[in-house]
Context: one part of a larger RNA
RNA sequence: ACCGGCGAGUUACCAUUUGUGGCAAGGUUAAUCUGUUCAGCAGAGCAGCCGAAGCGAAAGCGAGUCUUAAUAGGGCGAAUAAGUCGCAGGUGGUAGACGCGAAACCAGGUGAUCUACCCAUGGCCAGGUGGAAGGGAAAGUAAAAUUUCCUGGACGACCGAACCCACUAACGUUGAAAAGUUAGGGGAUGAGCUGUGGGGAGGAGUAAAAGUCUAAUCAAACCUGGAGAUAGCUCGUUCUCGGCGAAAUAGCUUUAGGGCUAGCCUCGUGCCACUACGUCGUAGGGGUAGAGCUACUGAAUGAGAUGUGGGGGGCUACCCGCCUACCCCUCUCAAUCAAACUCCGAAUACUACGACGCUUAUCACGGGAGUCAGACUACGGGGGAUAAACUUCGUGGUCAAAAGGGAAACAGCCCAGAUCGCCAGCUAAGGUCCCAAAAUUCUGCUAAGUUACUAAGGACGUUGGAUUGCAAUGACAGUCAGGAUGUUGGCUUAGAAGCAGCCACCAUUUAAAAAGUGCGUAAUAGCUUACUGAUCGAGCGAUCCUGCACCGAUAAUGAACGGGAAUAAGCAGAACACCGAAGCUGCGGAAUGAUAUAACUUUCGGGUUAUAUUUUUGGUAGCCGAGCGUAGUUGUCAGCGCUGAAGCGAUACGGAAACGAGUCGUGGAGCGGCAACUAGUGAUUAUGCCGGU
Numbered sequence: 001a002c003c004g005g006c007g008a009g010u011u012a013c014c015a016u017u018u019g020u021g022g023c024a025a026g027g028u029u030a031a032u033c034u035g036u037u038c039a040g041c042a043g044a045g046c047a048g049c050c051g052a053a054g055c056g057a058a059a060g061c062g063a064g065u066c067u068u069a070a071u072a073g074g075g076c077g078a079a080u081a082a083g084u085c086g087c088a089g090g091u092g093g094u095a096g097a098c099g100c101g102a103a104a105c106c107a108g109g110u111g112a113u114c115u116a117c118c119c120a121u122g123g124c125c126a127g128g129u130g131g132a133a134g135g136g137a138a139a140g141u142a143a144a145a146u147u148u149c150c151u152g153g154a155c156g157a158c159c160g161a162a163c164c165c166a167c168u169a170a171c172g173u174u175g176a177a178a179a180g181u182u183a184g185g186g187g188a189u190g191a192g193c194u195g196u197g198g199g200g201a202g203g204a205g206u207a208a209a210a211g212u213c214u215a216a217u218c219a220a221a222c223c224u225g226g227a228g229a230u231a232g233c234u235c236g237u238u239c240u241c242g243g244c245g246a247a248a249u250a251g252c253u254u255u256a257g258g259g260c261u262a263g264c265c266u267c268g269u270g271c272c273a274c275u276a277c278g279u280c281g282u283a284g285g286g287g288u289a290g291a292g293c294u295a296c297u298g299a300a301u302g303a304g305a306u307g308u309g310g311g312g313g314g315c316u317a318c319c320c321g322c323c324u325a326c327c328c329c330u331c332u333c334a335a336u337c338a339a340a341c342u343c344c345g346a347a348u349a350c351u352a353c354g355a356c357g358c359u360u361a362u363c364a365c366g367g368g369a370g371u372c373a374g375a376c377u378a379c380g381g382g383g384g385a386u387a388a389a390c391u392u393c394g395u396g397g398u399c400a401a402a403a404g405g406g407a408a409a410c411a412g413c414c415c416a417g418a419u420c421g422c423c424a425g426c427u428a429a430g431g432u433c434c435c436a437a438a439a440u441u442c443u444g445c446u447a448a449g450u451u452a453c454u455a456a457g458g459a460c461g462u463u464g465g466a467u468u469g470c471a472a473u474g475a476c477a478g479u480c481a482g483g484a485u486g487u488u489g490g491c492u493u494a495g496a497a498g499c500a501g502c503c504a505c506c507a508u509u510u511a512a513a514a515a516g517u518g519c520g521u522a523a524u525a526g527c528u529u530a531c532u533g534a535u536c537g538a539g540c541g542a543u544c545c546u547g548c549a550c551c552g553a554u555a556a557u558g559a560a561c562g563g564g565a566a567u568a569a570g571c572a573g574a575a576c577a578c579c580g581a582a583g584c585u586g587c588g589g590a591a592u593g594a595u596a597u598a599a600c601u602u603u604c605g606g607g608u609u610a611u612a613u614u615u616u617u618g619g620u621a622g623c624c625g626a627g628c629g630u631a632g633u634u635g636u637c638a639g640c641g642c643u644g645a646a647g648c649g650a651u652a653c654g655g656a657a658a659c660g661a662g663u664c665g666u667g668g669a670g671c672g673g674c675a676a677c678u679a680g681u682g683a684u685u686a687u688g689c690c691g692g693u
Stems, first nucleotide, its partner, number of pairs: 001693006011095013026050003032044005054061002064076004098236002101233001105226006117199008125190001127159003130155001134151006163187003167184005202218001204214002239627006249262005263371002265368006275361001277357008290344001291342002297338003301334005307329001309328003312324004374399010404415003419589004424585003430579003433564003440575006451566001457551002461548002464545007478535005484508003489503003514529001518527002590617002593614009628682001630679008639671002647666005653660002
C1' cells in the first nucleotide's frame, strides 16, 4: 500500500413540544399485598402528583385580591375555561453523553546491576629519558660563601605500550552497531585507571555546573490508580429518494477562529384585511450630485484706487507736520476653491393616500436549525500614493451553495438557472478562411501584419472638414541675370571694411538691393540670403478640428492574434442570412403543490385512489417528508427444503433509488414471505484498530 473484519448521537432519569391512544372537570396510581398458567399477567392499594381560582410576606379574603386613610389610582388575576395518564418522535438538562486524541495535575509504590558523587577493602601502570632537594669528596675561605666532580632519585616532569579518553577526517546513516569502524589524536605516578561490597531518590538525590546524570526515559524517572481528567482545538461520523433552503450581519462578551439574543432558513397552527409586494397618479419633507459665493464662513491669484485709516521706515523734532517701488485694513475690476461653506438645488430613495395588478407572498404564536473567517465585480465614498488579487463602509450582481455556452486555458466577468429521455426545431452571449459548427453584399479607412499591451512627448504618414493669405496685372518651386553708391557709417580697437562689441540705422541711383540673413578672412577678399527683372505656366502657402496609422516600446527557456495563416480573414458604417447553450419549443415519461370530477371509506373534521387541467422540480450548512436493506422477537402463511436450505459464482429480468426475483453451477442443512415490534442496524477515508498478502 491493497484486501477482509471491527469501528462513532447511545442508555437512565427529569423537563418541554408534536403525533397518537384511554378517560375527561377530572386524570392517574407508587411502594406494598393477594391470586396466578410465574423474568409475565390480573386484582386490590387513592398515600401522593397534575388539573378545575386567584391574590397577598402572612393572618387571610376570594372572581377577586394586594397596596392604602381611601370606595381613588395602580399591580397580579377572572371574564375569552381541558386536562391527565400511557406509547412513539423532536429538542434541552444531569450523567464520560457522537467517536478517537493531549501536554499536564495528584496519590501510593518500584528503581543507583546504566550513570553522577561518596564510603570500605583489593588490583593495575612494558620500556626508555631528564636529573630538584639532600649527602660525600676535592678545590676555596680566617670561617663562610662559592666552584667542580661523584652520589642521590624529586616531579599533577618528558617519550611511549597495556589501560583510560574521544580532538580531526572519511565511511556508516532501512548501519555490522538505537552512537560504531578505519586512519591519525590526547592522558598514561596521577585531581590516575579499575574489581568487589556498601550509601543516599522523584520537587527528591547526585552534580570540578552541562539543567548534567538517576536502567536506550529527565526543566522533574518509572509503574499502578484518581480516569472515559479536560480539550472554546484538529480529524472522522456508515443506505436511498423527494420538498424547501440560509449565513459569513447587529448588540453584548478577559470577547475577537468561542458564545448568547436578534436577523436570515425550515416545519406546524392561526389571522384574510387599513397586510406584504409591483406599476401609475396625487401630496409631502429633505440639503446629496450639480452649481454658486458682492449670500455667509473660510481659503486663494493678478491689476488698480482711496483714506483724517493702523503699523514700519525716512526727514524734521518743541509742537504742528511732510514723504513712502514697505506690510495690513477698506474699496473697485478680473479670474478661482471648500467633507466639517450655502443665496440655490435635482435625479433616485423614503413617507402618506388613491386606483389597478398580484393573491398570503405579510403578520402572530409554537417545534427544529445552521450562520457570526466571506470573495470578486459595477457604482458612491473613507484610509493608502485617486498603489495593491490592499483595507474599511454603502447599493446592486455573481460565486459561496450553480452545472451548461462564451471569454484559448480562467470560483466571483458576459449569456443563461441542469426533473428524466430523444441521431427533432428556434435563439442568447459570442461567432461564420482552416484547425472548428456557421457569410455574403455594399460604402469608406488603414500599409503599420497596425489588427494582436501603455503614456507624456515627437513627426512634410495619410482621410475628411473649417478659417485665412498669395495667384493669368503670372503666384509657389526651379533656372538665368542683378543684388549698387555716399561708405571702410560713427565709436571702439593692433585691426573691426554689412557680419567681436557699443550707438545710430540716414541719404542717393534704381526694376531692385539691409549702414545687412548666414558661411568665411588676422583685417580685406570670396560664397550666400533678403529684394528685383526675365524664363516657365496653375495652383501655392499658413493655422485649427477630425478618422486611421508611425516613433516613443529595454529582461532574464521562445511565448502580448490560441495556432495555421490573412492586405482582409484588419478597422468603421450599412443590409440580409446562418451557426451557436442543459435557455425556449416539439414528442414521450416521473414526481411536488393547487383546482375540478368520480369512486371507496369515515370517529363527519377528513382520508385514500383514479382521471383531467395547471404549477413547480440546480443546491452547501440546515429543517421537513417517504422508503430500502441487516440482526433478532411475536403472530401468521397446514410457507420452502437432501426431488437440495443458507452462503458463494455466472447471467441479456423487474424497480425512480436504496434494492428484489428467475435460471444454471457450487454447496450440503437449514431458510423465507406477510403484519407488527426491538435494535450492538448500513463505512473509500478518523497519519483509525486487528489480521492476511
Predicted 3D model of a 693-nucleotide part of an RNA (large-subunit ribosomal RNA, domain II) from a Desulfobulbaceae bacterium. Lineage of the source: Bacteria > Pseudomonadati > Desulfobulbia > Desulfobulbales > Desulfobulbaceae. Its Rfam family is "Bacterial large subunit ribosomal RNA". The prediction has a mean pLDDT of 85.